[in-house]
The RNA shown here (glmS glucosamine-6-phosphate activated ribozyme aptamer) has 171 nucleotides and comes from Virgibacillus salexigens. The RNAcentral record of the sequence draws on ENA, Rfam and Ribocentre. Its mean pLDDT, the model's own confidence on a scale to 100, is 76. It matches the Rfam family "glmS glucosamine-6-phosphate activated ribozyme aptamer". From the family's description: This entry contains a glucosamine-6-phosphate activated ribozyme that is found in the mRNA for GlmS. GlmS is an enzyme that uses fructose-6-phosphate and glutamine to generate glucosamine-6-phosphate. The ribozyme catalyses self cleavage of the glmS mRNA that is thought to regulate GlmS activity. Rfam links the family to the GO terms catalytic activity and regulation of gene expression.

RNA sequence: UCGGUUCAUAAAGCGCCAGGACUAUUUUGCCGAACGGUGGGAAAAUAGUUGACGAGGUUGGAGGUUAUCGAGUAUUCGGCGGGUGCCUCCCGAUUGUACAUCUCAAUUGUUAUGCUGUUUCUUAAAACAACAAGGCAACUUGUUGGCCAAAGGAAAUGAGCAAGAUGAUUA
Numbered sequence: 001u002c003g004g005u006u007c008a009u010a011a012a013g014c015g016c017c018a019g020g021a022c023u024a025u026u027u028u029g030c031c032g033a034a035c036g037g038u039g040g041g042a043a044a045a046u047a048g049u050u051g052a053c054g055a056g057g058u059u060g061g062a063g064g065u066u067a068u069c070g071a072g073u074a075u076u077c078g079g080c081g082g083g084u085g086c087c088u089c090c091c092g093a094u095u096g097u098a099c100a101u102c103u104c105a106a107u108u109g110u111u112a113u114g115c116u117g118u119u120u121c122u123u124a125a126a127a128c129a130a131c132a133a134g135g136c137a138a139c140u141u142g143u144u145g146g147c148c149a150a151a152g153g154a155a156a157u158g159a160g161c162a163a164g165a166u167g168a169u170u171a
Base pairs, nucleotide, nucleotide: 014081015080016079017078019077020050021049022048023047024046025045026044027043028042029038030037031036053070054069055068060090061089062088063087064086065085091109092108093107094106095105096104099167100166101165102164103163114161115160116159117157118156119155120154121153122152128145129144130143131142132141133140134139
């Protein structure tokens, strides 16, 4: 140094990089009969850099699928993998105005609280600026300052809306 085995750590804007973009080094060209022109432009090789800013979100079973929300001087392009998303079916749960059963409707998954409205809460972070360190550079890491979201969720509500059948009982 390489390979194998074992152990530990590390995750969901998460992980990786054979495209692209950018940087450095080296080499060479193209037009022309020739003189000359073109010159740091083009190409190639090698080695590097970059390649998602936070909020939010998890497992009843099976299948499918390009997996929510906004911010940004927008390559945060492109590709691969993964994944808490979404849809359908089955099984369950809650509400449907005392209770139970069945069907139906809506919302959902054992943390299973019906839907709509209103109010309140739920630390945005990068970007940006300054400084420091590393690197030839592209860039990387950190400190300080400093704004501004949306979705989702929770709580409250003297607001509004929401089936049918059967049974037993006399609440």